The prediction has a mean pLDDT of 82. Predicted 3D model of a 403-nucleotide part of an RNA (large-subunit ribosomal RNA, domain III) from a metagenome. Rfam family: Bacterial large subunit ribosomal RNA. RNAcentral holds the full RNA, with entries from SILVA.

[in-house]
Context: one part of a larger RNA
RNA sequence: GAGUAACGACAAGGGGAGUGAAAAACUCCCCCGCCGGAAGAUCAAGGUUUCCUGUCCAACGCUAAUCGGGACAGGGUGAGUCGGCCCCUAAGGCGAGGCAGAAAUGCGUAGUCGAUGGGAAACGGGUUAAUAUUCCUGUACUUCUUUAUAUUGCGAUGGGGGGACGGAGUAGGCUAGGCCAUCAGGGUGUUGGUUGUCCCUGUUUAAGGUUGUAGGCUGUGUGUUUAGGUAAAUCCGGACGCACUCUUUAAAUAGAAAAGCUGAGAGCUGAUGACGAGUGUCACUGCGAGGUGACGCGAAGUGGUUGAUGCCAUGCUUCCAAGAAAAGCCUCUAAGCUUCAGAUAUAAAGGAACCGUACUGUAAACCGACACAGGUGAUCAGGUAGAGAAUACCAAGGCGCUU
Numbered sequence: 001g002a003g004u005a006a007c008g009a010c011a012a013g014g015g016g017a018g019u020g021a022a023a024a025a026c027u028c029c030c031c032c033g034c035c036g037g038a039a040g041a042u043c044a045a046g047g048u049u050u051c052c053u054g055u056c057c058a059a060c061g062c063u064a065a066u067c068g069g070g071a072c073a074g075g076g077u078g079a080g081u082c083g084g085c086c087c088c089u090a091a092g093g094c095g096a097g098g099c100a101g102a103a104a105u106g107c108g109u110a111g112u113c114g115a116u117g118g119g120a121a122a123c124g125g126g127u128u129a130a131u132a133u134u135c136c137u138g139u140a141c142u143u144c145u146u147u148a149u150a151u152u153g154c155g156a157u158g159g160g161g162g163g164a165c166g167g168a169g170u171a172g173g174c175u176a177g178g179c180c181a182u183c184a185g186g187g188u189g190u191u192g193g194u195u196g197u198c199c200c201u202g203u204u205u206a207a208g209g210u211u212g213u214a215g216g217c218u219g220u221g222u223g224u225u226u227a228g229g230u231a232a233a234u235c236c237g238g239a240c241g242c243a244c245u246c247u248u249u250a251a252a253u254a255g256a257a258a259a260g261c262u263g264a265g266a267g268c269u270g271a272u273g274a275c276g277a278g279u280g281u282c283a284c285u286g287c288g289a290g291g292u293g294a295c296g297c298g299a300a301g302u303g304g305u306u307g308a309u310g311c312c313a314u315g316c317u318u319c320c321a322a323g324a325a326a327a328g329c330c331u332c333u334a335a336g337c338u339u340c341a342g343a344u345a346u347a348a349a350g351g352a353a354c355c356g357u358a359c360u361g362u363a364a365a366c367c368g369a370c371a372c373a374g375g376u377g378a379u380c381a382g383g384u385a386g387a388g389a390a391u392a393c394c395a396a397g398g399c400g401c402u403u
Base pairs, nucleotide, nucleotide: 013031014030015029016028017027018026032400033399034398035397040380041379042378043377046360047359050358051075052074053073054072055071056070060068061067080141081140082356083355084354086119087118088117092113093112094111098107099106100105122139123138124137125136126135142352143351144350145349146348147347148346149345150344151343152342153337154336158332159331160330161329166319167318168317169316170315172312173311174310177306178305179304180303181302183202184201185200186199187198188196204274205273208269209268210267215262216261217260218259219244220243221242222241223240224239225238226237228236229235245256246255247254275301278297279296280295281294282293283292284291285290320323366375367374382394383393384392385391
């Protein structure tokens, strides 16, 4: 220079009470304002204790601070079903033998790893200062082992099926949700008027079990035979017959029905339960209105309408550029076993370990040297107006951006 620039979005603050040495900023209450496809809620990644409680204010916080993601101390993360681990494979990695190379090494078969993909099973309510599909409670489900009983051709690292998949378009059937009414409880004005066709609040309930609908797909059953499926096969594939309701046709030619597989949703159950506006008692607190906690009681809980981008649907139609693999699963046999073992059904008993789980997560906790107007994948999607996830105003919820 200079007590100058600056104090990091122009969403906005005001009043009262409290605490305190001290209050524009902390706490509580009442107004006001801002976001509301977000500035709300839930996950993934990353962070790694920042979470909760008590105490503290040197430094950190662009000011003050009694406050804090700051300091100190104590506490906090509970799983057969959520995710991992596990079984399976993709790109890719490694790679016994092997090939190449002077070597270091490079490539690569069998194999072995490798999710961002495939593979068993849980929901509702309650509870903590801080965890909950994990604790508690109610109601479920899956898988494995052992034992018992009954029946019996079982058996794989092999064969077959299946798993199993693209883009675009799409009518229909539903549901979540919304809205209106109904019903229940409560309220009722100090006014120009408002006991009324008035106002406020609520009208909620899962998985599972049972049932097998709208819809989608396939002719079905059976017999004979067989140069294919690296061996075998009763399985798959090929060939030939037979039986089967109706319509149609020259003709199983075409279609429908039946049957089988699949399949949202609804109904019943789950639920004589839970939740529930409100209300009673007790304790603490406040001058009071009231507030907090514990324990009880507990009404209505129905109908209509609208309606998804969600479900049926990995469907259907259509197009050319022709759109993972393997295991689990079903089935077939080979070796072998065939009193055994194994398989199927039922019942009972037992098991389901280990790791993650706090908090943040469009951000003051991640990446940007900062409590930085930047960047950061997925899910949810209320009301009025609107074609709309635009936009405007609002709900739940969250904030007023630390001079």